[in-house]
Molecule: Guanidine-I riboswitch aptamer
Organism: Oceanobacillus neutriphilus
RNA sequence: GCAAAUGUUUUCUAGGGUUCCGCAAUGCUAAUAUUGGCCUGGACCGAGAGAAAACUCACAGUGAAAUACUGUGUCACGGAGGGAUAAAAGCCCGGGAGAA
Repeated sequence: GCAAAUGUUUUCUAGGGUUCCGCAAUGCUAAUAUUGGCCUGGACCGAGAGAAAACUCACAGUGAAAUACUGUGUCACGGAGGGAUAAAAGCCCGGGAGAA
């Protein structure tokens, strides 16, 4: 310097905040309103470098052959800044810059 499936989807988790619900406080009570995420939560967002499953791909084998069956598929340090949404984040820019 080049190449590659370092593949796709779904469901979750670590994590994340506060639109909605709940909760707490205040307003005598109720409806309701305001404030609070320095409220465990419901719901929500959610990983390239977390998990599982399905599919796909590559290779090897079985097989006369098949769009069939079986097996295998190693790695991954990382800002600052910006963006979305109500908001934030291991979300997105991004397996980026950089480092090794």